[in-house]
Context: one part of a larger RNA
RNA sequence: CCAUCGUUAAGGAACUCGGCAAAUUAACCCCGUAACUUCGGAAGAAGGGGAGCCUCUGAUGUAUUAGGACUUGCUCCGAAAGCAUUGGUGGCCGCAGAGAAUAGGUUCGAGCGACUGUUUAUCAAAAACACAGGUCCGUGCUAAACCGAAAGGUGAUGUAUACGGGCUGACGCCUGCCCAGUGCCGGUAGGUUAAGGAAGGAGGUGAGAGCUUCCGACUGAAGCCCCGGUGAACGGCGGCCGUAACUAUAACGGUCCUAAGGUAGCGAAGUCCCUUGUCGGGUAAGUUCCGACCCGCACGAAUGGCGUAACGACUUGAACACUGUCUCAACGAUGGACUCG
Numbered sequence: 001c002c003a004u005c006g007u008u009a010a011g012g013a014a015c016u017c018g019g020c021a022a023a024u025u026a027a028c029c030c031c032g033u034a035a036c037u038u039c040g041g042a043a044g045a046a047g048g049g050g051a052g053c054c055u056c057u058g059a060u061g062u063a064u065u066a067g068g069a070c071u072u073g074c075u076c077c078g079a080a081a082g083c084a085u086u087g088g089u090g091g092c093c094g095c096a097g098a099g100a101a102u103a104g105g106u107u108c109g110a111g112c113g114a115c116u117g118u119u120u121a122u123c124a125a126a127a128a129c130a131c132a133g134g135u136c137c138g139u140g141c142u143a144a145a146c147c148g149a150a151a152g153g154u155g156a157u158g159u160a161u162a163c164g165g166g167c168u169g170a171c172g173c174c175u176g177c178c179c180a181g182u183g184c185c186g187g188u189a190g191g192u193u194a195a196g197g198a199a200g201g202a203g204g205u206g207a208g209a210g211c212u213u214c215c216g217a218c219u220g221a222a223g224c225c226c227c228g229g230u231g232a233a234c235g236g237c238g239g240c241c242g243u244a245a246c247u248a249u250a251a252c253g254g255u256c257c258u259a260a261g262g263u264a265g266c267g268a269a270g271u272c273c274c275u276u277g278u279c280g281g282g283u284a285a286g287u288u289c290c291g292a293c294c295c296g297c298a299c300g301a302a303u304g305g306c307g308u309a310a311c312g313a314c315u316u317g318a319a320c321a322c323u324g325u326c327u328c329a330a331c332g333a334u335g336g337a338c339u340c341g
Base pairs, nucleotide, nucleotide: 001336002335003334004333005332006331007330008329010327011326014325019322028050029049030048031047036041038170052092053091054090056088057087058086059085060084061083062082067077068076069075070073093097105320106319107318108317109316110315111314112312113311117129118128133168134167135166136165137164138163139162145154146153147152171307172306173305174304176237177236178235181234182233183230184229185228186227187226190225191224192223196219197218200215201214202213203212204211205210238256239255240254241253242252265299266296277293278292279291280290281289
């Protein structure tokens, strides 16, 4: 010096991206316990106290007991001692009585995901996946869907309260407008349209009958065009100008465009470029955090919106306790390294 440990004056997060690591706390008994809440929880909330041994003593439980009673019975009464549980009194010892070991640090705010679960075997455990619940679509049974040239099989020895597929993701309050485009569903009058059919016409050949080649009005399905529907289908959800008796702003008006111009709720957000926006809170000091504001570069309603108790080895901010994280380092232990052999 390295690894793993132990202790440390005063201070106590000043360390650091960040309390990472370490320390604190700890089992049991008693007291006590807030907001919020889906009334279950939150909760071991938080916060306090107790504990060893000896003496004396109380209570409760425990008896085919000693003994006693008479009505002599499988009768009744009933100690002391012991054992168990649990109190009280006085005392004893140590630094220390859960005497060693094993054995929660806590609180407050916010985000995300409801939850328990699952995952990148070997850098990611999460806010990702799943989930119960919701909704849409398909499927009437030889089901749909899927595997398989096929036979056959799964679905299912099930039958729409079933099965398959898509999206969303407990619960609460809700889920606005647009069907022009794309998709899907429905409709069949008309248009278009293949093979096929075909009146008729033309060519070749032949004496002719015929054979053969080409053209061909007309006929001719699905599809497409067309007409409707459909958003918890794919998706989309404007611009400019003016206007109120201070100013500012614009409830109001005009105009252009569109299929329709973003409703409720939320909003500098895990989304805000400008930006460390502005104001307030917390700090002596805060690009983070919390509460507001709203000019949303570029939120927004099942690619769900907004809330939400409980839960989380999640992310983020603050505080108490605690500490060698640090001021700032010291000493010690074990094993290495190192020296000698």

The part of an RNA shown here (large-subunit ribosomal RNA, domain IV) has 341 nucleotides and comes from a marine metagenome. Model confidence (mean pLDDT): 87 of 100. The RNAcentral record of the full RNA draws on SILVA. Its Rfam family is "Bacterial large subunit ribosomal RNA".